Context: one part of a larger RNA
RNA sequence: GUCCUCAAGGAACUCGGCAAAAUAGCGGCCGUAAGUUAGCGAUAAGGCCUGCCCAUAGCAAUAUGGGCCGCAGCUAAAGACUCCCUGGCAACUGUUUACCAAAAACACAGCUCCCUGCGAACUCGUAAGAGGAUGUAUAGGGGGUGACACCUGACCAAUGCCGGAAGGUCAAGCGCGGGAGGUACUGAGUCUUCGGAUUUAGUGCUGGACCGUAUAAGCCCCGGUGAAUGUCGGCGAUAACUAUAAUCGUCCUAAGGUAGCGUAAUUCCUUGUCUGGUAAGUUCAGACGUGCACGAAUGGUGUAAUGACUGGGGAACUGUCUCGAGGACUCGCUCG
Numbered sequence: 001g002u003c004c005u006c007a008a009g010g011a012a013c014u015c016g017g018c019a020a021a022a023u024a025g026c027g028g029c030c031g032u033a034a035g036u037u038a039g040c041g042a043u044a045a046g047g048c049c050u051g052c053c054c055a056u057a058g059c060a061a062u063a064u065g066g067g068c069c070g071c072a073g074c075u076a077a078a079g080a081c082u083c084c085c086u087g088g089c090a091a092c093u094g095u096u097u098a099c100c101a102a103a104a105a106c107a108c109a110g111c112u113c114c115c116u117g118c119g120a121a122c123u124c125g126u127a128a129g130a131g132g133a134u135g136u137a138u139a140g141g142g143g144g145u146g147a148c149a150c151c152u153g154a155c156c157a158a159u160g161c162c163g164g165a166a167g168g169u170c171a172a173g174c175g176c177g178g179g180a181g182g183u184a185c186u187g188a189g190u191c192u193u194c195g196g197a198u199u200u201a202g203u204g205c206u207g208g209a210c211c212g213u214a215u216a217a218g219c220c221c222c223g224g225u226g227a228a229u230g231u232c233g234g235c236g237a238u239a240a241c242u243a244u245a246a247u248c249g250u251c252c253u254a255a256g257g258u259a260g261c262g263u264a265a266u267u268c269c270u271u272g273u274c275u276g277g278u279a280a281g282u283u284c285a286g287a288c289g290u291g292c293a294c295g296a297a298u299g300g301u302g303u304a305a306u307g308a309c310u311g312g313g314g315a316a317c318u319g320u321c322u323c324g325a326g327g328a329c330u331c332g333c334u335c336g
Base pairs, nucleotide, nucleotide: 001329002328003327004326005325006324008322009321012320017317025050027049028048029047030046035040037147043080051068052067053066054065055064056063057062069073074079082315083314084313085312086311087310088309089307090306094106095105110145111144112143113142114141115140116139122131123130124129148302149301150300151299153232154231155230158229159228160225161224162223163222164221167220168219169218173215175213176212177211178210181206182205183204184203185202186201187200188199189198190197191196233251234250235249236248237247260294261291272288273287274286275285276284
């Protein structure tokens, strides 16, 4: 190290019955609770029988009656499951971290919202094209929730999305109006070396700098929308003991958490308080509610069945332990 056995006790061990022990014929007969979605639960649980020979009935399986032996009859060997009570979570079968996690995580049927009228939406691709689909809204894609039962409250202020168009704001390009300027001609003035230079006015053409104007969506704005992202108050006073506050006042808010549940897989204080279970219970079950910091499809509360899930209790059983002992085989080292 791998196995086997053990007086008395029997979980006192331990984080925890981990490990071990125990249960054991998918034979027959009897019997079987709560709960329940009436299918289940259920092989619930719990008992008894079992060999061989003969007769009778029967096709037979088998049944009934009689007899025989043993400590023991599914006679050896082999051959499936321990069971019960009660919570949590997840409806279920299923899937997963190949090689530390199998679960309460993922998925799921069901529910719901959004998009999509077909050359569909969406996805891949620069494109052609392909999938969707040789389908057509009882179809396809996306998000959330997660059987079933009862339900799913308030808030549209912020963010998002949808709709609207009166007004405000708002770009480039194009267009329009002006316009410094350019150019040609004409008139006037100044200077002049009489060649010209220069200033100014008018007209025609041009005008790309610059200015103004006009123009969309968007934003501002006006509505809607929560199984969209989300959010769901504070202080003071008050009843004929006390306590408490149905009630009142006040401030703020978009609106102030409804039903249900609640010390919870959520509770810090906390081993909260009470009841039960134990001789004794930080765990457990049932209540209470003062919810640090539950709460309604990031679903709320229940729920039969199911689970190599997880908590508590019990029966049986045992070397887990009190507390250790003995034996078999094997490995390493040492000695021979």

Large-subunit ribosomal RNA, domain IV from a Minisyncoccota bacterium, 336 nucleotides, folded computationally. It was read from a public genome assembly. The coordinates come from a structure-prediction model, not an experiment, and the mean pLDDT is 83.